Model confidence (mean pLDDT): 82 of 100. This is a predicted structure of a 71-nucleotide RNA (transfer RNA) from Candidatus Peregrinibacteria bacterium CG11_big_fil_rev_8_21_14_0_20_46_8. The sequence was found in a public genome assembly.
[in-house]
RNA sequence: CGGGAUGUAGUAUAACGGUAGUACGCGCCCAUGGGGUGGGUGUAGCCCGAGUUCGACUCUCGGCAUCCCGA
Numbered sequence: 001c002g003g004g005a006u007g008u009a010g011u012a013u014a015a016c017g018g019u020a021g022u023a024c025g026c027g028c029c030c031a032u033g034g035g036g037u038g039g040g041u042g043u044a045g046c047c048c049g050a051g052u053u054c055g056a057c058u059c060u061c062g063g064c065a066u067c068c069c070g071a
Stems, first nucleotide, its partner, number of pairs: 001070007010024004018054001025043007047063005
């Protein structure tokens, strides 16, 4: 320098263009004499900007970061 992939709660990971879920974590409550553990409930998120669309995590363009391949 060229090509490709990925980017979503604190962590990991889903989501045909139509309500952003799940698990762990964390807070509170219950069970236990206490812990572990189990149950209930809550908490918190779409990398950034623009475009298309009635509607964008999703499609398009540009940028940023990480990884891979080539030179």
Rfam family: tRNA. It is annotated as a transfer RNA.